[in-house]
RNA sequence: AGACGGCUAUACGGUCGCGGGGCGCGAAAGCGCCAUGAGGAAAGUCCGAGCAUCGCAGGGCAGGACGCCUGCUAACGGCAGGUGAAGGCGACUUCAAGGAAAGUGCAACAGAAAUAAACCGCCGCUUUUUUCAGCGGUAAGGAUGGAAAGGCGAGGUAAGAGCUCACCGUCGGGACGGUAACGCCCCGAGCCAUGUAAACCCCGUCCGAUGCAAGAUUGGGAUAUCCCCACACAGGGCUGCCCGUCCGGGGAUAUCCGUGAAUAUCGCUUGAGCCCGCCGGUGACGGCGGGCGUAGAUAGAUGACCGUACACGACAGAACUCGGCUUACAGGCCGUCU
RNA sequence: GGGACAUAGCUCAGCUGGGAGAGCGCUGCGUUCGCAACGCAGAGGUCGCGGGUUCGAAUCCCGUUGUCUCC
Numbered sequence: 001a002g003a004c005g006g007c008u009a010u011a012c013g014g015u016c017g018c019g020g021g022g023c024g025c026g027a028a029a030g031c032g033c034c035a036u037g038a039g040g041a042a043a044g045u046c047c048g049a050g051c052a053u054c055g056c057a058g059g060g061c062a063g064g065a066c067g068c069c070u071g072c073u074a075a076c077g078g079c080a081g082g083u084g085a086a087g088g089c090g091a092c093u094u095c096a097a098g099g100a101a102a103g104u105g106c107a108a109c110a111g112a113a114a115u116a117a118a119c120c121g122c123c124g125c126u127u128u129u130u131u132c133a134g135c136g137g138u139a140a141g142g143a144u145g146g147a148a149a150g151g152c153g154a155g156g157u158a159a160g161a162g163c164u165c166a167c168c169g170u171c172g173g174g175a176c177g178g179u180a181a182c183g184c185c186c187c188g189a190g191c192c193a194u195g196u197a198a199a200c201c202c203c204g205u206c207c208g209a210u211g212c213a214a215g216a217u218u219g220g221g222a223u224a225u226c227c228c229c230a231c232a233c234a235g236g237g238c239u240g241c242c243c244g245u246c247c248g249g250g251g252a253u254a255u256c257c258g259u260g261a262a263u264a265u266c267g268c269u270u271g272a273g274c275c276c277g278c279c280g281g282u283g284a285c286g287g288c289g290g291g292c293g294u295a296g297a298u299a300g301a302u303g304a305c306c307g308u309a310c311a312c313g314a315c316a317g318a319a320c321u322c323g324g325c326u327u328a329c330a331g332g333c334c335g336u337c338u
Numbered sequence: 339g340g341g342a343c344a345u346a347g348c349u350c351a352g353c354u355g356g357g358a359g360a361g362c363g364c365u366g367c368g369u370u371c372g373c374a375a376c377g378c379a380g381a382g383g384u385c386g387c388g389g390g391u392u393c394g395a396a397u398c399c400c401g402u403u404g405u406c407u408c409c
Stems, first nucleotide, its partner, number of pairs: 001338008010309007018037002021034005039315001043326002046324005051211004058243004063207005068082005083097001084095004098202002103200002105196003119142002121138006150168002153165003169191001170189005176183002215266003220257010235247002273292008310313001339408006347362004356393001364380005386402005
């Protein structure tokens, strides 16, 4: 000068106040005391789950997501370790990394020509030569372009050309190593088929829908009679559609049982939890043992003021809960490596 | 818990990828005694921002900011 990983998130004291909790006093209202009370992202709501309800039995279509390999995980589009490619002197970093010989579309401008080739040039012939013109051959050279018909060298040729040969690349086959992606070696083919799939599409895997304003308890329940609507090729019920499947709905009166609140209670925080140690594993992670109790409101608390210190304090505030990803972030500290 | 939008000063088109446009407004000239209207010419754009895919992005994909709207 850099690369990678991790930690922290002003500190201490005092006064007043707020949320939920425990204890004590009190008939109650309430009062007093005690400890406790935002984050690494609580954020965006981008994925995956738990939980709950519904029409989640099942099938098809549509739609969506993902896409090298192996593993981890409850699951994932996440993570770990590898393979390949790209970047860097290096530590290391990045990758939406299946298929372009299934098909379709697109490739503006420039350029002769854009998936298809003769503008210039080179060579031969037409006339004996030059110029000019015409015909033919030629993709080595020039010019255009992001991309021009495998690259480069030699032979060969009228000039040229995988036309032939060596090496490299590509494709096909085989052996070996590896669980695999793949690597490496050998043999063969003269090479025929550019790019784009974050264009349609194809292949493979997965996905029921709706979200805590989900929902549960109670606000009454049971029985009988009557009325209204509908009465099956109908109607209805929340899944995008179809098949399939399920079912009648509403009201009044009487009797019996019951009688507590809707600014209600639960869901609501003990959960795939956190910390420490040992063991297995390169690692993600797993197993065993011990310890901890750590916000839970419903108009919504976590604040205000004062003092001291310095390095002068960033991004930012829970609302059902977890696992990830992404984004924002002043300063400080530690470790390993180039 | 969902959806849509952001392009010139204003209102909008373009968004099955190749030229950035329209109307009003603005500036200059003409016309008129002067103004308006009219005619001609012209200026004015980080396509909200940052990355990526592609030869090439306002357009496709991802992230992000703001606004509007629905339950």
Overview
This is a predicted complex of two RNAs, RNase P RNA and transfer RNA, with 409 nucleotides together. Its mean pLDDT, the model's own confidence on a scale to 100, is 76. It holds a member of the Rfam family "Bacterial RNase P class A". Gene Ontology terms of the family: dimeric ribonuclease P complex, ribonuclease P activity and tRNA processing. It is annotated as a ribozyme.